[in-house]
Molecule: transfer RNA
Organism: Candidatus Micrarchaeota archaeon
RNA sequence: GCCCGGGUAACUCAGUGGAAGAGUGCCAGUUUCGUAAACUGGAGGUCGGGGGUUCAAAUCCCUCUCCGGGCU
Numbered sequence: 001g002c003c004c005g006g007g008u009a010a011c012u013c014a015g016u017g018g019a020a021g022a023g024u025g026c027c028a029g030u031u032u033c034g035u036a037a038a039c040u041g042g043a044g045g046u047c048g049g050g051g052g053u054u055c056a057a058a059u060c061c062c063u064c065u066c067c068g069g070g071c072u
Base pairs, nucleotide, nucleotide: 001071002070003069004068005067006066007065010024011023012022013021018055026042027041028040029039030038048064049063050062051061052060
């Protein structure tokens, strides 16, 4: 330098046009003599940055950036 995969909640990851979810973690409650576990509820996200297409973009296109892998 070229090619491929990836960047989404604190962490690990789903979601491939109709506008974002799960598990774990965190907070509160129920329960217990108390803690843990279990159960119930809640908070938490500019979807890596910018631009474009579209009535509508995490999703499609362009560009930049970061991580991993491959080729030379």